[in-house]
């Protein structure tokens, strides 16, 4: 330098054929216990890597850039 893959909540990830942004753990509150642990219920938390484009509508499609991984040179 070139090819491919990945980037979504604090962490690990899902998101189908373009239309509701979600799961587990963690955090916080409450209840159970004398307390811790634990369990149950509920709540908060998102610039979907960045910018632009297509579309009535983009996490999803297209272009550019950035970061990480991998292969080739």
């Nucleotide at each position: 330098g070139g090819g491919c893959c990945u980037g979504u909540a604090g962490c690990g990830c899902a998101g189908c054929u373009g239309g509701g942004a979600g799961c587990g753990c963690a955090u916080c509150a409450c209840a159970a216990u004398g307390g811790c642990a634990u369990u149950g219920u509920g709540a908060g938390g998102g610039u979907c890597a960045a910018g632009g484009g297509u579309u009535c509508g983009a996490g999803u499609c297209c272009c550019u850039u950035c970061a990480g991984g991998u292969c080739c040179a």
Molecule: transfer RNA
Organism: Chloroflexota bacterium